RNA sequence: AGCCGGCCGGGCGGCCGCUCCGGACCCAGCGAUGGGUCCGGGGAGGAAAGUCCGGGCUCCAUGGAGACGCGGUGCCGGAUAACCUCCGGCGGGGAUCAGACCCCAGGGAAAGUGCCACAGAAAGCAGACCGCCCCGCAAGGCUCGCGCCGGCGGGGUCAGGGUGAAAGGGUGCGGUAAGAGCGCACCGCGGACGCGGCAACGCGGACGGCACGGCAAACCCCACCGGGAGCAAGACCGAAUAGGAACGACGCGACGGUUCGCCGUCAGGCCCGUCUCCAGGCCGGUCGUUCGGGUUGGUUGCUCGAGGCGGCCGGCGACGGCCGUCCCAGAGGAAUGGCCGCCACGCCCGCUCGCGGGCCCUACAGAACCCGGCUUACAGGCCGGCU
RNA sequence: CGGGGCGUAGCUCAGCCUGGUAGAGCAUCUGCUUUGGGAGCAGAGGGUCGGAGGUUCGAAUCCUCUCGCCCCGACCA
Numbered sequence: 001a002g003c004c005g006g007c008c009g010g011g012c013g014g015c016c017g018c019u020c021c022g023g024a025c026c027c028a029g030c031g032a033u034g035g036g037u038c039c040g041g042g043g044a045g046g047a048a049a050g051u052c053c054g055g056g057c058u059c060c061a062u063g064g065a066g067a068c069g070c071g072g073u074g075c076c077g078g079a080u081a082a083c084c085u086c087c088g089g090c091g092g093g094g095a096u097c098a099g100a101c102c103c104c105a106g107g108g109a110a111a112g113u114g115c116c117a118c119a120g121a122a123a124g125c126a127g128a129c130c131g132c133c134c135c136g137c138a139a140g141g142c143u144c145g146c147g148c149c150g151g152c153g154g155g156g157u158c159a160g161g162g163u164g165a166a167a168g169g170g171u172g173c174g175g176u177a178a179g180a181g182c183g184c185a186c187c188g189c190g191g192a193c194g195c196g197g198c199a200a201c202g203c204g205g206a207c208g209g210c211a212c213g214g215c216a217a218a219c220c221c222c223a224c225c226g227g228g229a230g231c232a233a234g235a236c237c238g239a240a241u242a243g244g245a246a247c248g249a250c251g252c253g254a255c256g257g258u259u260c261g262c263c264g265u266c267a268g269g270c271c272c273g274u275c276u277c278c279a280g281g282c283c284g285g286u287c288g289u290u291c292g293g294g295u296u297g298g299u300u301g302c303u304c305g306a307g308g309c310g311g312c313c314g315g316c317g318a319c320g321g322c323c324g325u326c327c328c329a330g331a332g333g334a335a336u337g338g339c340c341g342c343c344a345c346g347c348c349c350g351c352u353c354g355c356g357g358g359c360c361c362u363a364c365a366g367a368a369c370c371c372g373g374c375u376u377a378c379a380g381g382c383c384g385g386c387u
Numbered sequence: 388c389g390g391g392g393c394g395u396a397g398c399u400c401a402g403c404c405u406g407g408u409a410g411a412g413c414a415u416c417u418g419c420u421u422u423g424g425g426a427g428c429a430g431a432g433g434g435u436c437g438g439a440g441g442u443u444c445g446a447a448u449c450c451u452c453u454c455g456c457c458c459c460g461a462c463c464a
Stems, first nucleotide, its partner, number of pairs: 001387008010343007018043011045364001049375002052373005057230004062279007070226005075089005090106001091104004107221002112219002114215003129161002131157007140149003169187006188210001189208002193204004234300004244291007253266005268283004293463003307326008346359005388460007397413004407444001415431005437453005
């Protein structure tokens, strides 16, 4: 000078308030319980955010197997409850004189389909516009002549020009009428096989004259994964209303019993992306939508959890195991705040160079069922490692 | 708190699925017509598709992040 990783994100004291829990006392009440005072304890975040993924939990009338469909993921190995996450490798790309490092949606384009606009001759089992070369015809112009230039037709050629994001390996030598992997050398590519590695892959490589353009964040193929909805899920209590109307859907069926309220059995239907099968279950007058009416209450889910901190052990690491210890927000028209003093940080001014005075008293931002990640926002500061 | 949708010209919307020169209607401006205005006719201007990054030769369109706006969802019978 630079590159990474981790952590903190004002501190202390006083006063006044808010909320939750526990205890004591007082008041009201027959009681359930409610209210008040005092004491003790807890009270936002690293992102509480975006709601982008993955779970727990709850309900939806259920579980398993197979096929199809839809959605997602995608190098390899591991971690994990799980993941589009993380760790360690592999491959590719980048930064820099070099480097510490950084980035990658990174399976398959020699299964298939599709697309490649414009330009260009040709854009996908390619192609002849200019150029180069050969042959034929015609016989033109210049020139004393050798020769040079030009016209028409047929063909060869991708080395050169030009177009494009991309033109069917690159460089060199030979070769040829001119050319061309046509031949050869080196490089690149493919590559049976051998060796190393759990693997991705790496190293070597007989052989192949090159056959294989790009796009899969286009359809698709292969492998793996996935039921849907969400705490306004759901459960209980209470209050109130016309326990109402319209439309639609089917399974509005049969038999037996009956105290006429219903009960039982069998058809039948359903089991939640569709279909089939197996086992089991459910319904059997219900369901859905709309309008109208009522309440705008309480309790629960609700916070002890893949939990925090410390130590030891295993592992390169993500992480795992064991032991000890701690309880750490549960509000809900929504608490977690306000004021003052001192200090620290930062800025400005003066200057006797160490103090004095002033300012800011801070950035992003605030739980709403709970966890694990990702992403985004963020004043300033501390620590560690590497080049 | 949860779920869904939208953003393209001054306004209202197409185009996006299937990538290839950004369109329509109204509005604005100019000209014609009219004594003048309105209506009508003819023509013109105006947008880098909310922002950033990526995939691709190429992005309004495909993917990711982000910003803004709108809608729906309480319970009982």
Predicted 3D model of RNase P RNA and transfer RNA as a complex of 464 nucleotides. Rfam match: Bacterial RNase P class A. Rfam's curators write: Ribonuclease P (RNase P) is a ubiquitous endoribonuclease, found in archaea, bacteria and eukarya as well as chloroplasts and mitochondria. A reference for the family is Frank and Pace (1998), "Ribonuclease P: unity and diversity in a tRNA processing ribozyme", Annu Rev Biochem. The prediction has a mean pLDDT of 77.